[in-house]
RNA sequence: GUCCCUAUAGCUUAAUCGGAUAGAGCGUACGGCUACGAACCGUGAGGUUGGGGGUUCAAGUCCUCCUAGGGACG
Numbered sequence: 001g002u003c004c005c006u007a008u009a010g011c012u013u014a015a016u017c018g019g020a021u022a023g024a025g026c027g028u029a030c031g032g033c034u035a036c037g038a039a040c041c042g043u044g045a046g047g048u049u050g051g052g053g054g055u056u057c058a059a060g061u062c063c064u065c066c067u068a069g070g071g072a073c074g
Base pairs, nucleotide, nucleotide: 001073002072003071004070005069006068007067010026011025012024013023019057028044029043030042031041032040050066051065052064053063054062
């Protein structure tokens, strides 16, 4: 330099051919239980879906540029 893959909650991740309010586990906060904890049970918070732009009635998903990480070739 050319090409390929990956990026979604604090962490690990799901999301069919583009379609319903972007879900789950762990963690976390509060409550229950307990003599107190752990475990267990209940409820909740937490997401500009890496960033900009575009296509579309509709984008996590398609197109384009950029950023970061990984890889192949030279």
Model confidence (mean pLDDT): 80 of 100. This is a predicted structure of a 74-nucleotide RNA (transfer RNA) from a Bacilli bacterium. The source organism's lineage runs through Bacteria, Bacillati, Bacillota and Bacilli. It matches the Rfam family "tRNA". Its family is annotated with triplet codon-amino acid adaptor activity in the Gene Ontology. It was read from a public genome assembly.